[in-house]
Context: one part of a larger RNA
RNA sequence: GAAUGAACGUUGGCGGCGUGGAUUAGGCAUGCAAGUCGCGCGACAAACCCCUUCGGGGGUGUGGACAGCGGCGAAAGGGAGAGUAACGCGUGGAUACCAACCCCCAGGACCGGGAUAGCCGCGGGAAACCGCGGGUAAUACCAAAUAAUGUCUUCGGACCAAAGGUGUGAUUCCGUCUGAGGAUGGGUCUGCGUCCUAUUAGCUAGUUGGUGGGGUAAUGGCCUACCAAGGCGAAGAUGGGUACCGGGUGUGAGAGCAUGGCCCGGCUCACUGGGACUGAGACACUGCCCAGACACCUACGGGUGGCUGCAGUCGAGAAUCUUCGGCAAUGGACGCAAGUCCGACCGAGCGACGCCGCGUGCGGGAUGAAGGCCUUCGGGUUGUAAACCGCUGUCGAAGGGGAGGAAAUGCAUAGGGGUUCUCUCCUAUGUUUGACCGAUACUCAGAGGAAGUACGGGCUAAGUACGUGCCAGCAGCCGCGGUAACACGAACCGUACAAACGUUAUUC
Numbered sequence: 001g002a003a004u005g006a007a008c009g010u011u012g013g014c015g016g017c018g019u020g021g022a023u024u025a026g027g028c029a030u031g032c033a034a035g036u037c038g039c040g041c042g043a044c045a046a047a048c049c050c051c052u053u054c055g056g057g058g059g060u061g062u063g064g065a066c067a068g069c070g071g072c073g074a075a076a077g078g079g080a081g082a083g084u085a086a087c088g089c090g091u092g093g094a095u096a097c098c099a100a101c102c103c104c105c106a107g108g109a110c111c112g113g114g115a116u117a118g119c120c121g122c123g124g125g126a127a128a129c130c131g132c133g134g135g136u137a138a139u140a141c142c143a144a145a146u147a148a149u150g151u152c153u154u155c156g157g158a159c160c161a162a163a164g165g166u167g168u169g170a171u172u173c174c175g176u177c178u179g180a181g182g183a184u185g186g187g188u189c190u191g192c193g194u195c196c197u198a199u200u201a202g203c204u205a206g207u208u209g210g211u212g213g214g215g216u217a218a219u220g221g222c223c224u225a226c227c228a229a230g231g232c233g234a235a236g237a238u239g240g241g242u243a244c245c246g247g248g249u250g251u252g253a254g255a256g257c258a259u260g261g262c263c264c265g266g267c268u269c270a271c272u273g274g275g276a277c278u279g280a281g282a283c284a285c286u287g288c289c290c291a292g293a294c295a296c297c298u299a300c301g302g303g304u305g306g307c308u309g310c311a312g313u314c315g316a317g318a319a320u321c322u323u324c325g326g327c328a329a330u331g332g333a334c335g336c337a338a339g340u341c342c343g344a345c346c347g348a349g350c351g352a353c354g355c356c357g358c359g360u361g362c363g364g365g366a367u368g369a370a371g372g373c374c375u376u377c378g379g380g381u382u383g384u385a386a387a388c389c390g391c392u393g394u395c396g397a398a399g400g401g402g403a404g405g406a407a408a409u410g411c412a413u414a415g416g417g418g419u420u421c422u423c424u425c426c427u428a429u430g431u432u433u434g435a436c437c438g439a440u441a442c443u444c445a446g447a448g449g450a451a452g453u454a455c456g457g458g459c460u461a462a463g464u465a466c467g468u469g470c471c472a473g474c475a476g477c478c479g480c481g482g483u484a485a486c487a488c489g490a491a492c493c494g495u496a497c498a499a500a501c502g503u504u505a506u507u508c
Stems, first nucleotide, its partner, number of pairs: 001508004006504005013358006019351002026314003030311003035072003040069002044063002047060005079269003088194008097186003102182002105179004112142002119134006150159003164174002195241003202232003207229008244266004248259004271292005294305004322348001324347003330344001331342004361391004371382004395449001398443002404437002410431009452497005457478003463492002466489002473480002
């Protein structure tokens, strides 16, 4: 000099864009953060129609998503960096593998059955919740049929599937099963690279290899039985310490050194430890089970919980924000769709935390006013500075208004195409959708509302007088202060930077 996720002191007008729990991966009140589908299913409720023994029953069609069965999602998105020196990451290769949703191609969807929740009845419990009996549906479940291009194979053969829904006179449309391919994502292996320490020199029995078997989507000591005795290491094994890694970032002429916050990619974690279940995918942040610590409820028998999601709170700390608005946009889940949900996201709020921009006026104005300070008492300086005269109107204040962020979707009309009237697709026109930006632009009055901080001995730009008297104090280094201090304190004046200026810490 440059830099920072900074902090502290003094000061502080506005805006834009960024950025903000670095310490205790310490504990958490409260609210929200993952639902959706009635075009899978029964049931429920209102309306209408029919029948009625007036108790009710049947049908049509509408509705809601409170509860249930079922499907998809919940493995994404969001957070954090504890662990990890490792095929974790980076880079280049490899294959013994898998894949829901999406695209494309080929083929199929046949015949039946038994349950169960919700519901009704009864019961237990303080609660959480649970038990018994009865009865009901499905795109839930099961069996039989069909079976290749699929799987296994001793190459003879054996084996494996499915579901319907809306609507119609019917096709269409959505969904379902099997197989091949694609797209994209993932699993696994591997060459090379990846901090300090030898005041850590030896380490290793599933250890190194083989055979048989098991297991996995898949290779493999991944696991197991047997056999052999190997494997690693001074090019640093093993141990200890520290640490997520990269793209990048800071600095520097570069080489390099330092660093990994925000953003992007990967990894790991989810109160602590362990475990599996479901599933295409997890050994699963707001799923389950067990153990532990902690906290809460309790009728003392027993239960409940997990903010390293968004806000917020306590604690510790030099130190880090609102218990805000909206799904309008982008994106995601579900749905034929309308749409619903989303603390992702978009916005607003707070903080000079950073960078950038703007303003705090402009021109004239000497009897060079007054006051302050200095003085050789003549004067000098503050200083065109002020007053005064003329002008301007940025920002802020007041009024005012609604460009663009919006294109879609849906609905209506018209035209055209497919098609057999219905249905569906395309095009055009009209209509529909904004949390916030937003006090846009514009109009208006008036110099009014807007300057400080550090320094002045040398390094280093800028000095005089007074007070103090080795005291009080200053100080980055040299050093100042013991009665004339340009170095302390305060005053005037000056210098530098400026909505900031200094100090501290850290990196180059």
Model confidence (mean pLDDT): 83 of 100. Predicted 3D model of a 508-nucleotide part of an RNA (small-subunit ribosomal RNA, 5' domain) from an uncultured prokaryote.